[in-house]
RNA sequence: UGAGUUGGCCGAGCAAUCGCCGGUUGGUAUGAAAAUUAUCAACGGGAGGAAAGUCCGGGCUCCAUAGGGUAGGGUGCCAGGUAACGCCUGGGCGGCGCAAGCCGACGACAAGUGCAGCAGAGAGAAGACCGCCUGAAGCGCAAGCGGAUGGUAAGGGUGAAAGGGUGCGGUAAGAGCGCACCGGACCCCUGGUAACAGUGGGUUGCAAGGUAAACUCCACCCGGAGCAAGACCAAAUAGGGUUUCGUAUGGCGUGUCCCGCGUUGAAACCGGGUAGGUUGCUUGAGCCUGCGAGCGAUUGCAGGCCUAGACGAAUGAUUGUUCUCGACAGAACCCGGCUUAUAGGCCAGCUCACACC
Numbered sequence: 001u002g003a004g005u006u007g008g009c010c011g012a013g014c015a016a017u018c019g020c021c022g023g024u025u026g027g028u029a030u031g032a033a034a035a036u037u038a039u040c041a042a043c044g045g046g047a048g049g050a051a052a053g054u055c056c057g058g059g060c061u062c063c064a065u066a067g068g069g070u071a072g073g074g075u076g077c078c079a080g081g082u083a084a085c086g087c088c089u090g091g092g093c094g095g096c097g098c099a100a101g102c103c104g105a106c107g108a109c110a111a112g113u114g115c116a117g118c119a120g121a122g123a124g125a126a127g128a129c130c131g132c133c134u135g136a137a138g139c140g141c142a143a144g145c146g147g148a149u150g151g152u153a154a155g156g157g158u159g160a161a162a163g164g165g166u167g168c169g170g171u172a173a174g175a176g177c178g179c180a181c182c183g184g185a186c187c188c189c190u191g192g193u194a195a196c197a198g199u200g201g202g203u204u205g206c207a208a209g210g211u212a213a214a215c216u217c218c219a220c221c222c223g224g225a226g227c228a229a230g231a232c233c234a235a236a237u238a239g240g241g242u243u244u245c246g247u248a249u250g251g252c253g254u255g256u257c258c259c260g261c262g263u264u265g266a267a268a269c270c271g272g273g274u275a276g277g278u279u280g281c282u283u284g285a286g287c288c289u290g291c292g293a294g295c296g297a298u299u300g301c302a303g304g305c306c307u308a309g310a311c312g313a314a315u316g317a318u319u320g321u322u323c324u325c326g327a328c329a330g331a332a333c334c335c336g337g338c339u340u341a342u343a344g345g346c347c348a349g350c351u352c353a354c355a356c357c
Base pairs, nucleotide, nucleotide: 001353002352003351004350005349006348007347008346009345010344012322013321014320015319016318017317018316020046021045023043024042025041026040027039028038029037048328052339053338055337056336057335058334059333060226061225062224063223067259068258069257072222073221074220075219076218077091078090079089080088081087092106093104094103095102096101107217108216112215113214114211115210129156130155131152132151133150138145139144164182165181166180167179168178169177183206184204185203186202187201188200189198190197191196230279231278232277233276240270241269242268243267244266245265250264251263252262253261286305287304288303289302290301291300292299293298323326
C1' cells in the first nucleotide's frame, strides 16, 4: 500500500417563523362548591436500528373452581447464561478457507418397515460376466483338440458406492487362510465437570454399506384464545318467529378424545334495534455512570434519570446556512431474541500478499 475478516458508532446538522399532539404550573368563563367543558400564558417533552416479518419465548387479561391421561406438536453434542426460548456465551466434533475466520437440521440404522433410476454377476447379511486353477466324456498313432465336474473372489469390467488397506508367506489357483504394520470392535489407564481426546497399554481376524431434512425409536419440553384480550358507564329493542336434537343414562363448559369437576338445556336459519364514551395505555425482567466477579454471555453493589401514548389516528410547511448532498424506512399493550432491508461516512482488532528501512 492492497485484499480479506470480526466488532462497534452515526444515519443530514444548526438557526428563525407559523402549525400538530401530550404533560406540569398559574389564571379566565360556566357552576352554591368540587368536578366537567372551553380558552389564555409560561415551561418542558414528542418514532427505529431495525418500529419491518409475525418466526420463537414470555409478562398481562379472560375461559376457570381445578386436575390426570391420550393423541398431536416442538427441540436434539457438552457445560453455562437468562423470566424463558428453537436465543446468547464458551468448549467438543465435522466441513469450507493459505489464514484471520465462517457454517452445522450435531441422539439412535444390530428394534422394525421403507427408499436409491440406469449400468452391473451382484446393491445389504447383496455375487460369478470376463478371468485364474482342475480337467471328465469324445476325436487322434502321438503331439494335441475338446471343456463336463469341481474350486476361487487376489486381477479386470459396471457403478456415486461392490464384503477394510499395504506387504510378506502360503496355495492347484486364490482368500485374514496365516503373519507384520495401519484400520475396526471391546477392556483398561491418563487428561478434562462433560462432550471428547491420546505417537498410552492389552485382547481380538474382525466387520454386513448410504439415507432418519424417510416413517420410526429414544430423551426432554408444551392448556387455549388474545388489547379487536378484558373492565366500567351510557343507549336501544321484537324477552320476536320457524326448525332440529334432547330430558340428568342428556345438554353445555377456550386444542382432539377419555376420565374427573362444575353447571343446568343446546344449536341452526329468518327478521328487527343500538354501537357513544372512559379505562386497559406506559415506572419497565427499564435506561445511564462508576467500582467489583467472570475467558465470556451475564451478574453484584452504589449513585443518577423518567424518555411518545395517538384513536380515521399527532412531529408538517417556509426561509437562511453548513457538508459526508442524506439509504432502509413511521410506535398503536409491553418486553427478550432471531431473520430480512440499508446511500454515505467513521473507529478499533486480527489475517494474508507486495515493497522499503
Record summary:
The RNA shown here (Bacterial RNase P class A) has 357 nucleotides and comes from Algicola sp. Its Rfam family is "Bacterial RNase P class A". Its family is annotated with tRNA processing, ribonuclease P activity and dimeric ribonuclease P complex in the Gene Ontology. About the family: Ribonuclease P (RNase P) is a ubiquitous endoribonuclease, found in archaea, bacteria and eukarya as well as chloroplasts and mitochondria. By type it is a ribozyme. The organism belongs to Algicola, within Bacteria. Its mean pLDDT, the model's own confidence on a scale to 100, is 78.